Context: one part of a larger RNA
RNA sequence: GCCGGCGACUCGUGAGCAGUGGCUUGGUUAAGGGAAAUAAAAUACAUCGUAUCCAUAGCGAAAGCGAGUCUAAAUAUGGCGCUAUUGUCACUGUUUACGGACCCGAACCUGGGUGAUCUAUCCAUGACCAGGAUGAAGCUUGGGUGAAACUAAGUGGAGGUCCGAACCGACUGAUGUUGAAUAAUCAGCGGAUGAGUUGUGGUUAGGGGUGAAAUGCUACUCGAACCCAGAGCUAGCUGGUUCUCCCCGAAAUGCGUUGAGGCGCAGCGGUUGGCUGGAUAUCUAGGGGUAAAGCACUGUUUCGGUGCGGGCCGUGAGAUCGGUAUCAAAUCGAGGCAAACUCAGAAUACUAUAUAUGACUCCGGCGGGGAGUAAGGUCGACCAGUGAGACGAUGGGGGAUAAGCUUCAUUGUCAAGAGGGAAACAGCCCGGAUCACCAGCUAAGGCCCCUAAAUGACCGCUCAGUGAUGAAGGAAGUAGGGGUGCAUAAACAGCCAGGAGGUUUGCCUAGAAGCAGCAACCCUUUAAAGAGUGCGUAAUAGCUCACUGAUCGAGCGCUUUCGCGCCGAAGAUUAAUGGGGCUAAGCGAUCUGCCGAAGCUGUGGGAUGCAAAAACGCAUCGGUAGGUGAGCGUUCCGCCUUAGAUCGAAUCGCCCACGCGAGUGGGCGUGGACGAAGUGGAAGUGAAAAUGUCGGC
Numbered sequence: 001g002c003c004g005g006c007g008a009c010u011c012g013u014g015a016g017c018a019g020u021g022g023c024u025u026g027g028u029u030a031a032g033g034g035a036a037a038u039a040a041a042a043u044a045c046a047u048c049g050u051a052u053c054c055a056u057a058g059c060g061a062a063a064g065c066g067a068g069u070c071u072a073a074a075u076a077u078g079g080c081g082c083u084a085u086u087g088u089c090a091c092u093g094u095u096u097a098c099g100g101a102c103c104c105g106a107a108c109c110u111g112g113g114u115g116a117u118c119u120a121u122c123c124a125u126g127a128c129c130a131g132g133a134u135g136a137a138g139c140u141u142g143g144g145u146g147a148a149a150c151u152a153a154g155u156g157g158a159g160g161u162c163c164g165a166a167c168c169g170a171c172u173g174a175u176g177u178u179g180a181a182u183a184a185u186c187a188g189c190g191g192a193u194g195a196g197u198u199g200u201g202g203u204u205a206g207g208g209g210u211g212a213a214a215u216g217c218u219a220c221u222c223g224a225a226c227c228c229a230g231a232g233c234u235a236g237c238u239g240g241u242u243c244u245c246c247c248c249g250a251a252a253u254g255c256g257u258u259g260a261g262g263c264g265c266a267g268c269g270g271u272u273g274g275c276u277g278g279a280u281a282u283c284u285a286g287g288g289g290u291a292a293a294g295c296a297c298u299g300u301u302u303c304g305g306u307g308c309g310g311g312c313c314g315u316g317a318g319a320u321c322g323g324u325a326u327c328a329a330a331u332c333g334a335g336g337c338a339a340a341c342u343c344a345g346a347a348u349a350c351u352a353u354a355u356a357u358g359a360c361u362c363c364g365g366c367g368g369g370g371a372g373u374a375a376g377g378u379c380g381a382c383c384a385g386u387g388a389g390a391c392g393a394u395g396g397g398g399g400a401u402a403a404g405c406u407u408c409a410u411u412g413u414c415a416a417g418a419g420g421g422a423a424a425c426a427g428c429c430c431g432g433a434u435c436a437c438c439a440g441c442u443a444a445g446g447c448c449c450c451u452a453a454a455u456g457a458c459c460g461c462u463c464a465g466u467g468a469u470g471a472a473g474g475a476a477g478u479a480g481g482g483g484u485g486c487a488u489a490a491a492c493a494g495c496c497a498g499g500a501g502g503u504u505u506g507c508c509u510a511g512a513a514g515c516a517g518c519a520a521c522c523c524u525u526u527a528a529a530g531a532g533u534g535c536g537u538a539a540u541a542g543c544u545c546a547c548u549g550a551u552c553g554a555g556c557g558c559u560u561u562c563g564c565g566c567c568g569a570a571g572a573u574u575a576a577u578g579g580g581g582c583u584a585a586g587c588g589a590u591c592u593g594c595c596g597a598a599g600c601u602g603u604g605g606g607a608u609g610c611a612a613a614a615a616c617g618c619a620u621c622g623g624u625a626g627g628u629g630a631g632c633g634u635u636c637c638g639c640c641u642u643a644g645a646u647c648g649a650a651u652c653g654c655c656c657a658c659g660c661g662a663g664u665g666g667g668c669g670u671g672g673a674c675g676a677a678g679u680g681g682a683a684g685u686g687a688a689a690a691u692g693u694c695g696g697c
Base pairs, nucleotide, nucleotide: 001697002696003695004694005693006692011099012098013097014096015095016094017093018092019091020090021089022088023087026054027053032048033047034045058065059064068080069079070078102240103239105237109230110229111228112227113226114225120204122202123201124200125199126198127197128196129194131163132162133161134159138155139154140153141152142151143150167191168190169189171188172187173186174185175184206222208218209217210216215224243631244630245629247627248626253266254265255264256263257262267386268385269383270382271381272380273379274378275377276376280356281355282354284352285351286350293342294341298338299337300336302334303333304332305331306330309327310326311324312323313322314321360370361369362368363367389414390413391412392411393410394409395408396407397406398405419430420429421428434605435604436603437602439601440600441599445595446594447593448580449579450578454592456591457590459588460587461586467582473567474566477564478563480561481560482559483558484557485556486555494551496549497548498547500524501523502522505519506518507517530545534543535542606621607620608619609618610617632686634683635682636681637680638679639678642675644674652669653668654667655666656665657664658663
């Protein structure tokens, strides 16, 4: 892992509610007695037992009073009652309380015991440490001294001394890692006469021991050993919780909480009653202070005019007076801003009146009749789940007008919703799946091929593969519109020619001659020509422009706006409009077709409600948590009757039929002894999951 068996809402005692039944001349027994039935045990149950309990009256804290009572001084007022009363005892179901209380699951805590054959310390008694090196004290002899000290050689053999086996240890690396091994092997490594190692026997025990101290060790167990018991500890936590069909169908919010992943109340769901009669749309009537707007108030803010007052300057002995390109109150004019500003002020939303709307069916009349409430609202009773929400749109707060961010409000979808579209894609677009069909029409979205349907029509735009990602900014890209200037008295562009004189204007300067700089910017000749537009020179010179003529011959400039494009534009597969590919099969406008879903229609079947009669009637039938209803099956028991059964029961295999389904019936084989149907009752009553459990493989 697979297969098979087992495996989880039970039982007792109370209580609430619902259904059914008995009695209601109120109901009812408990403990305890006990007739009859059967051989007995035992079971079952007439009957006795009226203690008790509930109801029959309430009010008050109570004494107490009583259709009233309490409050109060009160005959006031007010509260709760009466007037207007129905119960009670069983059974069944469901919910709930207390018990292990749906099942499995802790870490712990407490009590009583068992352990020092492992290991830690200690005690008693034994054992062990190859070989080599170093050479302390002391001693002897020589030297030395008055004697010593001292000194040299020898002798000697000290040491938590040195090197290094056994032995003890464990610093490094590799191997091993379902190992040869629940800690080893290999190669190196440390100590190795010592605080050394070790045998045997003994001591200390769990809030205790022992510890050269690591919370180490105390039998592969140690921040408190192990065994049994309290014990089914407790678990607001995780996991699991077994047959079918039908109907309805949520929540992820508010308040409170030693509360935040839990609860309580409310909200939203289901079932069942009472009352009401509308939902919705439109008209009308309302109040408002939001959006936008505005500046009349409150604040804020820019410029200008006037300039209270201050500063500065001057004058005067002082008072003062005068000046000011300074700051600036107030006021006037122009222009802005505001969630906590409003002189004014929408759309929506909200409230209310009125009007319209009446399924279905019948009739000859279209006006009546029948039948008769649905949706919604509201008040109860009983039973729930939810109280982690997610994204989209709109209006806001927080953040950076960041986030698949966070937090509110209104709303949609998902959650609990399948189907079609968006290549793929819970939350986007379309649309809500009762079942069947090799029928039709559409929605969103599409119609060259992949791929169902237009290589459709018509008018424009785009050349960038833009389409098929992006800004500030940039550009004689290109289509259209507006304004304005010049132009046959010849414009714009090109080409030819002129572009002069006073004068080298004055100043400045080493120089300054149109062209370093400053000032001025005149006059003359002219068709025209600046005291000079740029280049240039040391300064001149030189080139050029403005301006003018000639040539040419029809439009040429400037500006603004709008459509579609261009640059700006750098990433790791060629690597992505979904791909092919496309100059439309791209973009904009118009038109006609078609395709396209579980939508709608058609045909047929089923179920639920209206409705416990029918219809060719009407409506409805997605669904998690959750609620209601109706059923199937298993084991055992009662009754019918033990039907049936070796002329073959249960079981198992295959096949057929029936039922929406759980399932049921039959046939053929297997098997070899039990065992239905019907109608009731009682439960150890249904498995795919629990790192379930036992067995097999």